The prediction has a mean pLDDT of 81.
A computed fold for an 84-nucleotide RNA from Parcubacteria group bacterium Licking1014_17, annotated as transfer RNA.
RNA sequence: GCGGAUGUGGUGGAACCGGCAGACACGCAGCGUUCAGAGCGCUGUGGGAGCAAUCCCGUGGAGGUUCAAAUCCUCUCAUCCGCA
Numbered sequence: 001g002c003g004g005a006u007g008u009g010g011u012g013g014a015a016c017c018g019g020c021a022g023a024c025a026c027g028c029a030g031c032g033u034u035c036a037g038a039g040c041g042c043u044g045u046g047g048g049a050g051c052a053a054u055c056c057c058g059u060g061g062a063g064g065u066u067c068a069a070a071u072c073c074u075c076u077c078a079u080c081c082g083c084a
Stems, first nucleotide, its partner, number of pairs: 001083007010026003019067001027045007046057004060076005
């Protein structure tokens, strides 16, 4: 230099053909159980605005196509693999 794979919350990891992003698990927080702890059970858990209803933003980064993009297209960054 060329080709390929991967990149999604705090972590692992889903999302089939473009149609509710984060299912599920872990972790964390609160509560219950206990003399106490562990374990177990229940509830909650991306960011911002708002009293609330609700709204806006968010899939490595920047653009594009589309009514609609994690998904398609272009450029780019990082890691890994192969070729030279």
It was read from a public genome assembly. Taxonomically the source falls in Bacteria candidate phyla (Bacteria). Its Rfam family is "tRNA". Gene Ontology term of the family: triplet codon-amino acid adaptor activity. The family's RNA type in Rfam is transfer RNA. About the family: Transfer RNA (tRNA) molecules are approximately 80 nucleotides in length.